Annotation: Model confidence (mean pLDDT): 79 of 100. The RNA shown here (SAM riboswitch aptamer (S box leader)) has 121 nucleotides and comes from Lacinutrix sp. Bg11-31. Its Rfam family is "SAM riboswitch aptamer (S box leader)". Rfam describes the family as follows. The SAM riboswitch is found upstream of a number of genes which code for proteins involved in methionine or cysteine biosynthesis in Gram-positive bacteria. The organism belongs to Lacinutrix, within Bacteria.
């Protein structure tokens, strides 16, 4: 590097080195010299792997943190597609009223992407 599953609006920063970028990717935007990124070093969050006990064929349930990951600005920072998804509002058009048709914007749901873990050959 490939696949599979499983989660991603909860949670948690301080210090030293550094010295202009940072947020994945385009746009937005917003966060840095009152000090970005990266590197160490202590803290913590968390329960994914793990551990204990129930249960027992697994799933599951509780409880917990000594090891292996991974996190500690904003929701994965927003927004990306959805061409017959929902469901609202506006606007033209038609129409005897209701309706119908297209257009734009939202709001739910989906998907693509992407980020962690655990297993894959």
């Nucleotide at each position: 590097a490939u696949g599979u599953u499983a989660u991603c609006a909860a949670g948690a920063a301080a210090g030293g080195u550094g010295g202009a970028g940072a947020g994945a990717u385009a746009g937005a935007c917003u966060c840095g010299c009152u000090g970005a990124a990266g590197c160490c070093u202590u803290a913590g969050c968390a329960a994914c792997c793990c551990u204990u006990a129930g249960a027992c064929u697994u799933a599951c349930u509780a409880a917990g943190a000594a090891g292996g990951u991974g996190c500690u600005a904003a929701a994965u920072u927003c927004u990306a597609c959805u061409u017959a998804a929902u469901u609202u509002u506006c606007g033209a058009u038609u129409c005897a009223u209701u309706u119908a048709u297209c257009g734009a914007a939202g709001u739910u749901g989906g998907a693509u992407a992407g980020a962690u873990a655990a297993c894959u050959a």